This is a predicted structure of a 1519-nucleotide RNA (small-subunit ribosomal RNA) from an uncultured bacterium.

RNA sequence: AGAGUUUGAUCCUGGCUCAGGAUGAACGCUAGCGGCGUGCCUAAUGCAUGCAAGUCGAACGGUAGCCAUGGAACGUAGUUUUGUGGCGAGAGUGGCGGACGGGUGAGUAACACGUUGGUGACCUACCCCGGAGAGGGGGAUAACCGCUGGAAACGGCGGCUAAUACCGCGGACGUCGUCGUGGUUAGAGAGCGAUGACUGAAGGGGAGGAGGCGAGAGCCUUCUUCGCACUCCGGGAGGGGCCUGCGGCCCAUCAGCUAGUUGGUGGGGUAAGAGCCUACCAAGGCCGAGACGGGUAGGGGGCGUGAGAGCGCGACCCCCCACACUGGUACUGAAACACGGACCAGAUACCUGCGGGUAGCAGCAGCAAGGGAUAUUGCGCAAUGGGGGCAACCCUGACGCAGCAACGCCGCGUGGAGGAAGAAGUCCUUCGGGAUGUAAACUCCUUUUCUGGGGGAAGAAGGCGGUCCAUGCUUACGAGGAUGGGUCGUGGUGACGGUACCCCAGGAAGAAGGCCCGGCUAACUACGUGCCAGCAGCCGCGGUAAAACGUAGGGGUCGAGCGUUAUCCGGAAUUACUGGGCGUAAAGCGCGUGCAGGCGGCUGAGGAAGUCGGACGUGAAAGCUCCUGGCUCAACUGGGAGAGGCCGUUCGAAACUCUUUGGCUAGAGGACGGUAGAGGCGAGUGGAAUUCCCGGUGUAGUGGUGAAAUGCGUAGAUAUCGGGAGGAACACCAGAGGCGAAAGCGGCUCGCUGGGCCGAUUCUGACGCUGAGACGCGAAAGCUAGGGGAGAGAACGGGAUUAGAAACCCCGGUAUUCCUAGCCGUAAACGAUGUCAACUAGGUGUAGGGGGUGUAGAAGCCUUCUGCGCUGCCGCUAACGCAGUAAGUUGACCGCCUGGGGAGUACGGCCGCAAGGCUAAAACUCAAAGGAAUUGACGGGGGCCCGCACAAGCAGCGGAGCGUGUGGUUUAAUUCGAGGCAACGCGAAGAACCUUACCAGGGUUUGACAUGCUGGUGGUAGGGAGGUGAAAGCCGACUGACCCUUCGGGGAGCCAGCACAGGUGCUGCAUGGCUGUCGUCAGCUCGUGCCGUGAGGUGUUAGGUUAAGUCCUGUAACGAGCGCAACCCACGUCGUUAGUUAUACGUGUCUAGCGAGAUAGCCGGUGAUAAGCCGGAGGAAGGUGUGGAUGACGUCAAGUCAGCAUGGCCUUUAUAUCCUGGGCGACACACACGCUACAAUGGCCGGUACAAUGGGCAGCGAAGUCGCGAGGCGGAGCCAAUCCCUUAAAGCCGGUCUCAGUUCGGAUUGCAGGCUGCAACUCGCCUGCAUGAAGUCGGAGUUGCUAGUAACCGCAGGUCAGCCACACUGCGGUGAAUACGUUCCCGGGCCUUGUACACACCGCCCGUCACGUCAUGGGAGUUGGCAACGCCUGAAGUCGGUGGGCUAACGGCGCUUAGCGUCGGGGCAGCCGCCUAAGGCGGGGUCGGUAACUGGGACGAAGUCGUAACAAGGUAACC
Repeated sequence: AGAGUUUGAUCCUGGCUCAGGAUGAACGCUAGCGGCGUGCCUAAUGCAUGCAAGUCGAACGGUAGCCAUGGAACGUAGUUUUGUGGCGAGAGUGGCGGACGGGUGAGUAACACGUUGGUGACCUACCCCGGAGAGGGGGAUAACCGCUGGAAACGGCGGCUAAUACCGCGGACGUCGUCGUGGUUAGAGAGCGAUGACUGAAGGGGAGGAGGCGAGAGCCUUCUUCGCACUCCGGGAGGGGCCUGCGGCCCAUCAGCUAGUUGGUGGGGUAAGAGCCUACCAAGGCCGAGACGGGUAGGGGGCGUGAGAGCGCGACCCCCCACACUGGUACUGAAACACGGACCAGAUACCUGCGGGUAGCAGCAGCAAGGGAUAUUGCGCAAUGGGGGCAACCCUGACGCAGCAACGCCGCGUGGAGGAAGAAGUCCUUCGGGAUGUAAACUCCUUUUCUGGGGGAAGAAGGCGGUCCAUGCUUACGAGGAUGGGUCGUGGUGACGGUACCCCAGGAAGAAGGCCCGGCUAACUACGUGCCAGCAGCCGCGGUAAAACGUAGGGGUCGAGCGUUAUCCGGAAUUACUGGGCGUAAAGCGCGUGCAGGCGGCUGAGGAAGUCGGACGUGAAAGCUCCUGGCUCAACUGGGAGAGGCCGUUCGAAACUCUUUGGCUAGAGGACGGUAGAGGCGAGUGGAAUUCCCGGUGUAGUGGUGAAAUGCGUAGAUAUCGGGAGGAACACCAGAGGCGAAAGCGGCUCGCUGGGCCGAUUCUGACGCUGAGACGCGAAAGCUAGGGGAGAGAACGGGAUUAGAAACCCCGGUAUUCCUAGCCGUAAACGAUGUCAACUAGGUGUAGGGGGUGUAGAAGCCUUCUGCGCUGCCGCUAACGCAGUAAGUUGACCGCCUGGGGAGUACGGCCGCAAGGCUAAAACUCAAAGGAAUUGACGGGGGCCCGCACAAGCAGCGGAGCGUGUGGUUUAAUUCGAGGCAACGCGAAGAACCUUACCAGGGUUUGACAUGCUGGUGGUAGGGAGGUGAAAGCCGACUGACCCUUCGGGGAGCCAGCACAGGUGCUGCAUGGCUGUCGUCAGCUCGUGCCGUGAGGUGUUAGGUUAAGUCCUGUAACGAGCGCAACCCACGUCGUUAGUUAUACGUGUCUAGCGAGAUAGCCGGUGAUAAGCCGGAGGAAGGUGUGGAUGACGUCAAGUCAGCAUGGCCUUUAUAUCCUGGGCGACACACACGCUACAAUGGCCGGUACAAUGGGCAGCGAAGUCGCGAGGCGGAGCCAAUCCCUUAAAGCCGGUCUCAGUUCGGAUUGCAGGCUGCAACUCGCCUGCAUGAAGUCGGAGUUGCUAGUAACCGCAGGUCAGCCACACUGCGGUGAAUACGUUCCCGGGCCUUGUACACACCGCCCGUCACGUCAUGGGAGUUGGCAACGCCUGAAGUCGGUGGGCUAACGGCGCUUAGCGUCGGGGCAGCCGCCUAAGGCGGGGUCGGUAACUGGGACGAAGUCGUAACAAGGUAACC
């Protein structure tokens, strides 16, 4: 850093996908060890059990129990009771702590968080510093005891008692209020003075002294001292409350929100400002820089990724916030509205004696559930930290450790060296070999780890005691005491753990897997499978040769891991700030006016907001980067430094932007003078034409079309003349023309009116540009109301067309088109190109002005401004193209785009009378959809040109009979192949058996045939009478060998066995070879160069010409190759040589070899003087002389596995092989190719003439002879120019028949023969006699042929015993007609054009319908969630009121006594009120689920109907 994927290929656009990194992961396979980390992401679901917050006896009363001791009672065991002293649990009062620590992320879009400031508006227990104190009293109450309620939880009443618990009094350094002063600040206080008001305390312990009591122990009182507590005030540190600028999510299909709402005043409230609360008054406050609403979400330090900018995330660790079953509430307290506190309500669960109670793991473990998924009901307070305590100490699931888990990161090991041209096994193989592979074995070595044994840490500092020093306090000083530090001594403290680590011994010993191997992407073979099973991230693999599935071998890559899945970033410049676009790919609003906003000319001055620089503050720690230490290294961790865009304060700079102010005229605008115009609106007016009406003339048609018909017309049309009516549109002028912002505007005149252009005049002085919203204009169609209505004309009716014709064509025709008023607001509203400004070669036309020149005036010419066009450079562009009217180079502003389909659709909102418009998704689905250009192919596109292609002709076919082939049918079998042209007298140039592949039946099994190996065999191999049988085959008497030899034997043959043979079995879509066809068409390519980003083009196109890409000319091409032509063969002329044969012996014919001849060479014309063409001469032959052979690159997966060859597959007593018989020959039919005919250009009879090609030894077979004949006998001659086949026939001459199903025609059938052959029944050919069918020239349609051709006529040959041959291949004989011409049919060539085709028009492709699947809209309804609102009820609780009931402390009074009563103050219960959680009722909002039915959509294999689109797509298409 890129890659794959749209196409036949290309470039571009564009999406999808991959390679990387990461994770609190999960799953699959696998697993040796250690270190360090991490571990419920889901149900903020519910929880059994244990533990997680206590502590202080140095605050207080006091006890059970135990110990010691004394007494008493019962009594003699002992028990009970009691006194004193000691120890002293649990409970209680009281203090401090339970607001920390630990958990979680539900809620929260908020001053919650981050950052910066403020608090002059505040609080702060414990700790530190400073100042000042602690006097003197009082009344209660738990515990405890008694009684009592309750199942329990938990109480009730009475009685006793203490305090560092509680309450008065005194009191001040003080605190607070008010006033004055004060003077900082942006704005106040503090301080000072005056005055008024107000409030506080607690002790316990250690040491020492004194006094009292006591027998003592000890107790009490008091003094001194010490530290610990206490009270008040001030300050600090740390912590917190509140306020604030800025910053950080999505939806505008949420656009308006707000009643405590915004402000004020009074009051209340708080630690404190404030509508925080309340009453009254005012009517404000917020919002496009996004209010309000909805959705989502704890925020940050940071983490992941990225080059960065960004994007995503917020586990672990740290900071902040919020929460603690759900909701509400307050109490206590320095702090809570309080996770392990309280009260109430609700849900849930448990207990219950049914009355009532209890509970809250989002602490650590653990359980259940949910889930793809997340651990031990462990050890210890040894360390660190925390609470309490003077301390010892206690508590601490914080924490330190251990356990489980490859969950992550890091480290180590599973051995090291040697060891074959290379074992075995396995895999592949072309069978030679190759691979696994130095890998193993084997030898030597090592011992990390492992196993056994032994040793064995650091982590521990504190504490206590002694001593020294220092400090401050008390005091006059000192002593003493206290605190801190140094030093010495002392006794100990480890969960981890007998762990880390070290030593010894043993032994390579115990330790490797996962994924992948078609491309991307590194790594290939075999077998199996056969669109099956399966794979797949994308493209895509699999339908019999799969490197893509499965297995194996091998390989690649990571490695105690490897893959998969999920998610994030990257790649993606695919949201583009860095860093994209909008003519045609997605994308410029239809056009204008213009508020906000953005941007803004030249010049001077001030300011300093932006901007830039310096300094300071801040940016916690961890993290990150660098440096450097500690664990053997690393991960991990200690120390130091740096970075951290931001923010705040301050000093400075002034170019640019900004701002204030002054000036200017080049932008913009005005005045003045000209000027062109279908610019707009209104009114009037004109002629032509169509139609209608009236009248005249006039008669039978007219009209319409491809052709017709409907229609109109004898009731008089059309045509024509005259007159009239009415509506709409304005020919010519007219143009690439003009005007307008666009839509749009066209006869003429008048009125009103907008804009533009030109001009060396002048004025204003930046007044400008753009423009989200907004407002206006806006073709056609459509809508409302009223007019109008000639022509045209949706719908509709009719006529045609058609398979149909809901269309195209024709005849009619309503709405509409026109006018007025009002809606609608769209369009392919297009230059598919937003507006404005500047700059950047030319040329040319046209419209409107100006200047110059010119002229008598013009025209013309030069120049300038403005518009409308064409062409063209630079440049741009994917290309096409654009190119001063930019799509070039820049600036300003706006709009818009982000894959295709779904869809410009649904829902919602806004607009509209409606139609509908504007705004605008998602599910789902596809791997593309696209743009431009290229090469082809195609077109019911165009141009040019060929061909027996048509036309012109001749003869046929299609009808008949027969032959042959094919289909079909039949059959035991009718073997197989060939299938438009290019299968069908084709493979087959010979099916009675054979052939033969098919069928039936009968046999054989190493085989009918080949090769190798092993064993056997001497009366062996071979022959073989005979038996059996249809044959094959089986049995078989008898007969009977060969070669070599070292004499053992070997070979051949035969037999047995093993390998193997065999297959016309399959695949022509695995193949070779060969062939057909386009097509003997003129084409198909290459090298170099040039053009193009590229596919590709050029050359090969063009102008001529040719049979031809044949040749010439031109030419960014120049050449070349395969084709064409020529070279080859045959025929035609001549010469020559040779030769068998023939011979009239001269030689001609002939045979076959050589050579000549024709090359547009000559003449004329034409043409570019070329190529060539036309005509002529000569010539046997003339423009390739005729015919053949010859078939370019390629196409059709064309044909052939049955000609041959061949891969693979299948078969092996059968799919092989042999035999007999049958079949391939069937026959209602259909087609193809032929033969013979239908007759007189003929048939028949007689006579008679003339060929050529070929063939012949198992052959051709003469003469002669027999037979009516086929043929027989015969055998001459001939291996063939010699002999034979071999008389050619049509023809010619003569005769007959006379138009008739015939003297035509010969099918069919009968009889009799001949020939071949082992054999003619199925199933041969021929002959004779007899029989004598259809058929009288052939429908639609169709074939061949352009000259020695067609047509007619016969001859020969191959195959072959014979022949179903009328076929085929050749040969000669006789011997025509016609071609104007290229419009049309078919095929082809070249150029060009369009294309949505590329399997290429037999292409592509659209819509309905039917079926299946999926998601979705509407939907009578139905059902749930959420947040509000109104009304009702209203717990706990705060506050307020009341307080007749209750009430220890304080005060007054009284009685009487140390209490009682009463009054007051204060407090409480109860009651009332406001608020309010929750509940109920109600109507709405919003978001879901579901639903009969319904709408369209997507997808699905070969369904149905048509043919809309792509070629002029057959009516151009589209909006």